A computed fold for a 73-nucleotide RNA from Candidatus Woesearchaeota archaeon CG_4_10_14_0_2_um_filter_33_13, annotated as transfer RNA.
Its mean pLDDT, the model's own confidence on a scale to 100, is 81.
It matches the Rfam family "tRNA". By type it is a transfer RNA. Rfam's curators write: Transfer RNA (tRNA) molecules are approximately 80 nucleotides in length.
The RNAcentral record of the sequence draws on ENA.
């Protein structure tokens, strides 16, 4: 230099042939307990790496770009 994956809540991640994002842990409130802890009920939280475009709508599809990984010369 040139190629390919990967970038979603605090963490681990599901959704990608477009119609506005789910779930596991965790946190937090309540119930139960003498307490905890576990159960059990609920609550907050992610506009999807970043800026741009297409379009009646994009995590989805173009373009750029940043950051992690690989691999080629």
């Nucleotide at each position: 230099g040139c190629c390919c994956c990967u970038g979603u809540g605090g963490c681990u991640u599901a959704g990608u042939a477009g119609c506005u994002a789910g779930a596991g842990c965790g946190a937090c409130u309540g119930c139960c307990u003498c307490g905890u802890a576990a159960g059990c009920a609920g609550u907050a939280g992610a506009u999807c790496g970043u800026g741009g475009g297409u379009g009646c709508a994009a995590c989805u599809c173009c373009c750029a770009u940043c950051a992690g990984g690989g691999g080629c010369u």